[in-house]
RNA sequence: CAAAUCCUUCGGGGCAGGGUGCGGGAGGCAAACUCCCAAUUCCCGAUCGGUGGUGAUAACCCACGAACGCGCUCGCGCGUAUGAUCCGGUGAAAUUCCGGGGUCGACGGUAUAGUCCGGAUAGAAGAAGGUACCC
Numbered sequence: 001c002a003a004a005u006c007c008u009u010c011g012g013g014g015c016a017g018g019g020u021g022c023g024g025g026a027g028g029c030a031a032a033c034u035c036c037c038a039a040u041u042c043c044c045g046a047u048c049g050g051u052g053g054u055g056a057u058a059a060c061c062c063a064c065g066a067a068c069g070c071g072c073u074c075g076c077g078c079g080u081a082u083g084a085u086c087c088g089g090u091g092a093a094a095u096u097c098c099g100g101g102g103u104c105g106a107c108g109g110u111a112u113a114g115u116c117c118g119g120a121u122a123g124a125a126g127a128a129g130g131u132a133c134c135c
Stems, first nucleotide, its partner, number of pairs: 006130005017044003023037005046115002048105002050064004059103002067080006085101005107118003
């Protein structure tokens, strides 16, 4: 100096407020009717944005990560599923900045969920630090 190896630590955020009422309950002889509960999921609205890269900072440019299946040397490999951006401005350079408009979000549960609960006191893309053959 820092390739390999091994070790340690770290490694995801988010419905304020209003409306409707699937369904349930109470009163009533009953029917009618009234009242109560009832969606963070529906409607209005609010709100959030992992990791690496990219001439310049990215949820929506390129890639990676959570689920499931298969294989085996049990730790990896392979496969399947998995979303979204335009206009204008500045600039040498930006789908990344500034202004404006728009869009997206795994699986299981539940009144239909990016935001609740659950797998998960899990795991991962990776980040930092330590170790340090050889030279």